[in-house]
This is a predicted structure of a 143-nucleotide RNA (SAM riboswitch aptamer (S box leader)) from Kribbella pratensis. The sequence was found by an Rfam model in a public genome assembly. Rfam family: SAM riboswitch aptamer (S box leader). From the family's description: The SAM riboswitch is found upstream of a number of genes which code for proteins involved in methionine or cysteine biosynthesis in Gram-positive bacteria.
This record gives sequence, structure tokens and C1' cells, in this order.
RNA sequence: AGCUCAUCCAGAGGGACUGAGGGAAACGGCCCGUUGACGUCCCGGCAACCCUCCCCGUCGAGACCCCGUCCGGGGUGAUCUCAGCGAGGGAACGGUGCCAAAUCCGUCCCGCGCCGAGAUCCGGCCCCCGGGGAAGAUGAGAG
Repeated sequence: AGCUCAUCCAGAGGGACUGAGGGAAACGGCCCGUUGACGUCCCGGCAACCCUCCCCGUCGAGACCCCGUCCGGGGUGAUCUCAGCGAGGGAACGGUGCCAAAUCCGUCCCGCGCCGAGAUCCGGCCCCCGGGGAAGAUGAGAG
């Protein structure tokens, strides 16, 4: 680099340095930017993907009870222990990530959208709306 899965309309900024472009790529739009953007560093924060922990639920096993010679079979209101699972909740030390705008928006396809006298049919279209795809980002994983 490539593959698989999940998520992507929420959230979270100050300082120092630097100095002209930046918002992934192409095009279009719209924004940010010498009142200093982007980037780098420091500090702070957000979030809860992974790790860890707590609570709840559920399921199974064992403890327990019954039958039974062990094996084994059955039962269970409550309680305890352990493991798994949850399209449940919480904490946030650690591993990442993130801290303008929906992944800033569109590009391709579709209709539940719009137009046609316009009705489950038909035709057309992408200005609005919705869904999907592509591409990308992040995490986790496999080889």
C1' cells in the first nucleotide's frame, strides 16, 4: 500500500513560533485567512473506538434441593461464585483519535423529491427534500 468490520448532522481552544495561503485530490460553490489562517510546539479540553473497572439485565455452569451406587437425570422462590452476551447505563488512569463550518456542500445512481392537466401509470429534471453509492477520515481486527 491493499483487505474486513464499525462510525462519521453531537462535542471540545488558549498561548508561543512562523508568515501566505488553507478547507484530502480534480472541477464548481461556499467559507477561513496579515485583526495572522494552514502548520509546528506547549498547555487545556472533547469523546468513549480499544484496554481497565463499577452497576443493571440475560443466559449457562457450579454451589443448593430431589431421585440415584459413582456416572447420570431432574428442580429452583431467594442467595453466592464464575464465564459469556446485551441493538443497557456509568467512570476515564492508559492506547489512539479529535477540538471552524454535516466528512463544509455538490459531482454518480435512485425516488419517497421537483416539473408536466398529474392520479400507485408515463415522460423529464437535480433547484429543494430523502435514500444509496464512490472517495476520504478515525478506530478495531486479520493476513